[in-house]
RNA sequence: GGGGCCGUAGUUCAGCUUGGGAGAAUGCCAGCCUGGGGCGUUGGUGGUCCCGGGUUCAAAUCCCGGCGGCCCCA
Numbered sequence: 001g002g003g004g005c006c007g008u009a010g011u012u013c014a015g016c017u018u019g020g021g022a023g024a025a026u027g028c029c030a031g032c033c034u035g036g037g038g039c040g041u042u043g044g045u046g047g048u049c050c051c052g053g054g055u056u057c058a059a060a061u062c063c064c065g066g067c068g069g070c071c072c073c074a
Base pairs, nucleotide, nucleotide: 001073002072003071004070005069006068007067010026011025012024013023020057027045028044029043030042031041032040050066051065052064053063054062
């Protein structure tokens, strides 16, 4: 230098193919439970969907550029 995959909650990820409500588990906080803690249980807390632009009535999703990570080729 060329190519491929990935980037979404504090963490691990789904959702993208087929555009329309942003989610799961875990974590954290509070209540119940317990002699106290853990476990369990109920409720709450959670986001610049990596950044910018474009298309569209509407973009996490499609298109373009950039940044970062991993891998392959040279």
The RNA shown here (transfer RNA) has 74 nucleotides and comes from a Nanobdellota archaeon. Its Rfam family is "tRNA". Rfam describes the family as follows. Transfer RNA (tRNA) molecules are approximately 80 nucleotides in length. By type it is a transfer RNA. The organism belongs to Nanobdellota, within Archaea. The sequence is in RNAcentral, with records from ENA and MGnify.